The part of an RNA shown here (large-subunit ribosomal RNA, domain IV) has 329 nucleotides and comes from Bulboplastis apyrenoidosa.

Context: one part of a larger RNA
RNA sequence: CUCUCUUUAAGGAACUCGGCAAAAUGGCCCCGUAACUUCGGAAGAAGGGGUACCUUUUAAUCAAGGUUGCAAUAAAUAGACCCAAGCGACUGUUUACCAAAAACACAGGUCUCCGCGAAGUCGUAAGACAAUGUAUGGGGGCUGACGCCUGCCCAGUGCCGGAAGGUUAAAGAAGUUGGUUAGUUCUUUAGAAUGAAGCUAGCGACUGAAGCCCCGGUGAACGGCGGCCGUAACUAUAACGGUCCUAAGGUAGCGAAAUUCCUUGUCGGGUAAGUUCCGACCCGCACGAAAGGCGUAACGACUUGGGUGCUGUCUCGAAGAGAGACUCG
Repeated sequence: CUCUCUUUAAGGAACUCGGCAAAAUGGCCCCGUAACUUCGGAAGAAGGGGUACCUUUUAAUCAAGGUUGCAAUAAAUAGACCCAAGCGACUGUUUACCAAAAACACAGGUCUCCGCGAAGUCGUAAGACAAUGUAUGGGGGCUGACGCCUGCCCAGUGCCGGAAGGUUAAAGAAGUUGGUUAGUUCUUUAGAAUGAAGCUAGCGACUGAAGCCCCGGUGAACGGCGGCCGUAACUAUAACGGUCCUAAGGUAGCGAAAUUCCUUGUCGGGUAAGUUCCGACCCGCACGAAAGGCGUAACGACUUGGGUGCUGUCUCGAAGAGAGACUCG
């Protein structure tokens, strides 16, 4: 010096990103117990008292009196607590080996598909699961207890429905054109012209489904939810008006927020002093309603701020025990 412990005057978080670590609390019995609340809880809330032994007494470890000690569960073992806010309702699950969480799940909500040889999934198939189930069932998506709610837009995209018209494949096909040539004609011994049927090649009016175009619906489908100018008898502001654009211009609620750049916004609270915190304001760079909005008792090895208690975290160190390190061997 390192590690594991013990003690420490006065102070008591001044340490530090942060009370990290340590200290503290602690069992049992009695008294007592707030806001809030989904009436179950919160709650072991908080806070206070008792605890050994002896005698008397008693149903009794009750009660009364007494004794020792610094101290009466005398050692050891065994909740720290409170206030406020955020997130997630909750118990649960997770990155085996740096993350346990506000992430996942969840009961509940809602949309959608599926009538059973179901939809969906695996497989080339047979077949299997779904399910020895049958819409109070099964699959998929989103949301995530509960309470109050969930606004406007169907123009685009998707999905559903429609079938009049337009477009449209393979296929079929009237017709038409070319090739081939039995025949015919012409000139003559070899050619030329023409050329039916058949076969073959091309074009092809017309017939021809879904789809797309088209028409309508649909947002707890993908998604979206404006700008400029003026105006009131101080000023300021603008209930009001004008105008442009749009499918429609953000409703309720919330708001410097896990979202606010400017920003340590401004005001209030807490402190002697507060970029954090709490309560407001609203100028929302860039909240907003099931990618849910706002609340919410209970719960949380969650996150943030404050307080009481407590302490070697610190002022600021010190002493001690054990084990190493180091020297000799």
The source organism's lineage runs through Eukaryota, Rhodophyta, Rhodellophyceae, Dixoniellaceae and Bulboplastis.